This is a predicted structure of a 94-nucleotide RNA (Glycine riboswitch aptamer) from Aquaspirillum sp. Its Rfam family is "Glycine riboswitch aptamer". Gene Ontology term of the family: glycine biosynthetic process. From the family's description: This family represents the bacterial glycine riboswitch. The model forms 91% of the base pairs in the Rfam consensus. The source organism's lineage runs through Bacteria, Pseudomonadota, Betaproteobacteria, Neisseriales and Aquaspirillum. Its mean pLDDT, the model's own confidence on a scale to 100, is 80. RNAcentral records the identical sequence in 2 taxa.

[in-house]
RNA sequence: GGGCACCAUGCAGGAGAGAGUGGCCGCAAUCAGGCCGCCGCCGAAGGCGCAAGCGCACCCGCAAUCGCUCAGGCUAAAGGACUGUAUGGUAUCC
Numbered sequence: 001g002g003g004c005a006c007c008a009u010g011c012a013g014g015a016g017a018g019a020g021u022g023g024c025c026g027c028a029a030u031c032a033g034g035c036c037g038c039c040g041c042c043g044a045a046g047g048c049g050c051a052a053g054c055g056c057a058c059c060c061g062c063a064a065u066c067g068c069u070c071a072g073g074c075u076a077a078a079g080g081a082c083u084g085u086a087u088g089g090u091a092u093c094c
Stems, first nucleotide, its partner, number of pairs: 001094003005090009018039001020038006040074003046070001047068003053062003
């Protein structure tokens, strides 16, 4: 100096599903918002799994974009798995 892997941060991209409904609060008023109920949905924060798959002789371990929907979400905003890129750090190889 360069490569791979991981972590953090910045930037860019980033889906799905009722602006549902009854009441109350707030507001100049409507919408948005908050609270309590009712019904219908989504899966890509997180979590969990009886789970594809991987490691292993076995025990067992790891575990998905699969499943469950506890949480979260269902105009926008925010968030958002994941992808790209930059900076810093950790470790390793040339």